[in-house]
Context: one part of a larger RNA
RNA sequence: UGACGGGGCCCGCACAAGCGGAGGAACAUGUGGUUUAAUUCGAUGAUACGCGAGGAACCUUACCUGGGCUUAAAUGUAUAAUUGCAGUCCUUCGAAAAGAGGUUUCCUUCGGGGCUCUAUGCAAGGUGCUGCAUGGUUGUCGUCAGCUCGUGCCGUGAGGUGUCGGCGUAAGUGCCAUAACGAGGGCAAGCCUUAUCAUUAGUUGCCAGCGGUCAUGCCGGGAACUCUAACGAAACUGCCGGUGUAAACCGUGAGGAAGGUGGGGAUGACGUCAAAUCAGCACGGCCCUUAUGUCCAGGGCUACACGUGUUACAAUGGCCGGUACAGAGGGCAGCUACACAGCGAUGUGAUGCAAAUCUCGAAAGCCGGUCUCAGUUCGGAUCGGAGUCUGCAACUCGACUCCGUGAAGCUGGAUUCGCUAGUAAUCGCGCAUCAGCCAUGGCGCGGUGAAUACGUUCCCGGGCCUUGUACA
Numbered sequence: 001u002g003a004c005g006g007g008g009c010c011c012g013c014a015c016a017a018g019c020g021g022a023g024g025a026a027c028a029u030g031u032g033g034u035u036u037a038a039u040u041c042g043a044u045g046a047u048a049c050g051c052g053a054g055g056a057a058c059c060u061u062a063c064c065u066g067g068g069c070u071u072a073a074a075u076g077u078a079u080a081a082u083u084g085c086a087g088u089c090c091u092u093c094g095a096a097a098a099g100a101g102g103u104u105u106c107c108u109u110c111g112g113g114g115c116u117c118u119a120u121g122c123a124a125g126g127u128g129c130u131g132c133a134u135g136g137u138u139g140u141c142g143u144c145a146g147c148u149c150g151u152g153c154c155g156u157g158a159g160g161u162g163u164c165g166g167c168g169u170a171a172g173u174g175c176c177a178u179a180a181c182g183a184g185g186g187c188a189a190g191c192c193u194u195a196u197c198a199u200u201a202g203u204u205g206c207c208a209g210c211g212g213u214c215a216u217g218c219c220g221g222g223a224a225c226u227c228u229a230a231c232g233a234a235a236c237u238g239c240c241g242g243u244g245u246a247a248a249c250c251g252u253g254a255g256g257a258a259g260g261u262g263g264g265g266a267u268g269a270c271g272u273c274a275a276a277u278c279a280g281c282a283c284g285g286c287c288c289u290u291a292u293g294u295c296c297a298g299g300g301c302u303a304c305a306c307g308u309g310u311u312a313c314a315a316u317g318g319c320c321g322g323u324a325c326a327g328a329g330g331g332c333a334g335c336u337a338c339a340c341a342g343c344g345a346u347g348u349g350a351u352g353c354a355a356a357u358c359u360c361g362a363a364a365g366c367c368g369g370u371c372u373c374a375g376u377u378c379g380g381a382u383c384g385g386a387g388u389c390u391g392c393a394a395c396u397c398g399a400c401u402c403c404g405u406g407a408a409g410c411u412g413g414a415u416u417c418g419c420u421a422g423u424a425a426u427c428g429c430g431c432a433u434c435a436g437c438c439a440u441g442g443c444g445c446g447g448u449g450a451a452u453a454c455g456u457u458c459c460c461g462g463g464c465c466u467u468g469u470a471c472a
Stems, first nucleotide, its partner, number of pairs: 001472002004468009014456002018419005025311008041052002063299007075123006084115001087104001089102004106113002125288002128286003134282002136277003139273001141271001147184005152161003165176003191265004196233002199230004206222002210220003236259001239253001240251004313412001317371007329360003334353002338349004378409001383404007425448007
């Protein structure tokens, strides 16, 4: 100096106080194990398990079975030759790939060029192993308040001091004190966004007043308002009162849209776990080279245990009819108004829009009706039938629609998880990936909108100080 144990001080949805879940059911999804010719590989307490997967029918694909190829598929490059053999298309064989046979160039400024072939040279290829050889990237402690340096001083030295102490902070944030005085990374500020206002601008957005119209910002017009987006203002404990040496704290103080870090985001110090990744990529070493490379066809799962979710068990509800209000995104091999056909998924036609212009669009809510506590008009699994769509192709193995069927489930043991405000809970909408989709996942967006926090004894994690024991 560190590790472990004890003590003191202090934080955090850590407990407590509350609200809603998980643990029981069915299903979705991931994992273990089992099985299999194969169920490809990785991730494994916290920090694996709706994770790599932001899309496994073929492809992907790395796995298995079978059939082919061997300097070989694909790519780059240099030289030579100057080919049209290649590729395309057709026939044949085949499950396909491969094989066999036939067929046939493009541009031109006529110099040539493009594509392609042949020969030769160079670099093959490997999702094979090692994340304990590595780079890069990432998780975690933790957005915790810590981690260090220069000079000085102390110590034989490792090292200490500064960074300790008192007060105070969200904070090693400050103040005071002080053999320390300063500094760097972190903290904070700065950056993006949101809440208020002013100015400028006024189309595709807006419509108060005026005019037109059966009606609709539809038109004339307007520049007020909303909004858009550029530039500014604004918050700093600045002011007041109290406490205090100060920093700072307290106040149903004032003003203000906002008050003491205003809310949210981005931002993650030195390091820890030989943490994760050689299968994203890169890269050292090792290994394979008629195969561990490469091409093709087909195949690649069902019952138990665990994790994460979805839907429910109903009346604060289900069903039917009517009716209202978003935000953020996406759109040309696309989004599609509208019309017609169909119970519907959808189809046919048609129109606008590369979009503040056209388009994809809410649900809970509100109003009325019905059901009357029931395994039900709750619940929708499962299975049967008929269809729609995508795609070369939905048998293994897609989604959706309609008709029928109508399982478990009556609020869940011990235990356990999330959340402190526009939060939890609840309601829908969008996007990426994507032909389609197994999305109930992920990432966003808005609508409605709570309860509780006395407090720090206890559990967990963390910070600072102190002390004991053994060890290095």
The part of an RNA shown here (small-subunit ribosomal RNA, 3' major domain) has 472 nucleotides and comes from a Bacteroidota bacterium.
Its mean pLDDT, the model's own confidence on a scale to 100, is 80.
NCBI's taxonomy places the organism under Bacteria, Pseudomonadati, Bacteroidota.
Rfam family: Bacterial small subunit ribosomal RNA.